RNA sequence: GGGAGUAUAACUCAGCCCGGGAGAGUGCUCCGCUGAAGCCGGAGUUGCCGCCGGUUCAAAUCCGGCUACUCCCA
Numbered sequence: 001g002g003g004a005g006u007a008u009a010a011c012u013c014a015g016c017c018c019g020g021g022a023g024a025g026u027g028c029u030c031c032g033c034u035g036a037a038g039c040c041g042g043a044g045u046u047g048c049c050g051c052c053g054g055u056u057c058a059a060a061u062c063c064g065g066c067u068a069c070u071c072c073c074a
Stems, first nucleotide, its partner, number of pairs: 001073007010026004020057001027045006050066005
């Protein structure tokens, strides 16, 4: 220098292909249970979807540029 992949909750990840409601598990808080705790059960809890711009009635999703990390080629 060229190419590919990844970036979404405190953590691990789905959702993107094919545009319309942001989700799961774990964690955390409270309650029940217990002599107390753990386990278990119930309720609750958090997102400018990496950044900027474009297309569209509507963008996490499509398009362009950029950033960070990983890998491949040279």
Annotation:
Predicted 3D model of a 74-nucleotide RNA (transfer RNA) from a Candidatus Nanoarchaeia archaeon. The sequence is in RNAcentral, with records from ENA and MGnify. It matches the Rfam family "tRNA". By type it is a transfer RNA. From the family's description: Transfer RNA (tRNA) molecules are approximately 80 nucleotides in length. The prediction has a mean pLDDT of 81. RNAcentral records the identical sequence in 2 taxa.